[in-house]
RNA sequence: GAUAGCGUUCAGGGGAGCCGGGAGCGCCCGGCUGAGAGGCCUCGACGAAACUCGAGGCGACCCUUGGGACCUGACCUGGGUAAUGCCAGCGGAGGGAGAGCAACGCGAGCCACC
Numbered sequence: 001g002a003u004a005g006c007g008u009u010c011a012g013g014g015g016a017g018c019c020g021g022g023a024g025c026g027c028c029c030g031g032c033u034g035a036g037a038g039g040c041c042u043c044g045a046c047g048a049a050a051c052u053c054g055a056g057g058c059g060a061c062c063c064u065u066g067g068g069a070c071c072u073g074a075c076c077u078g079g080g081u082a083a084u085g086c087c088a089g090c091g092g093a094g095g096g097a098g099a100g101c102a103a104c105g106c107g108a109g110c111c112a113c114c
C1' cells in the first nucleotide's frame, strides 16, 4: 500500500409449515423442525360449524450477485415421522435483492521500500 475477513449504518430482498388439546367467533395453550413458524396495529373478503382467505404498516430473524435467504419445477422422487419441505435428491436447473465496485471504521496472510 492493496486485498480477504469482521463490525456498524443506510438501502433493498424474503419466509412463517406440520400436529395435539381447549374455547366460541375467526382465538388460547402445548409439541416437532428451524435463524425465524406471525410479536404489535389496521383493513377487506368469506363463513356458521367451517374453524378460514387476502392486503398494508411496524418489529424479530435470515439473505443481498462469491447470491442453497427465498421462489419455480412440485399435488415431483427416495427415506423417515404422530405429521409436515422432517432429511436427502432434483441442484453445476431456471429465477432471485447493493453485481459500473453503497458509506464509514477495524484489518491479516501478501507486495513495495527503509
Base pairs, nucleotide, nucleotide: 001110005106006105007104008103009102010098011064012063013062014061017032018031019030020029021028022027024051025047026046039058040057041056042055043054044053045052070095071094072093076089077088078087079086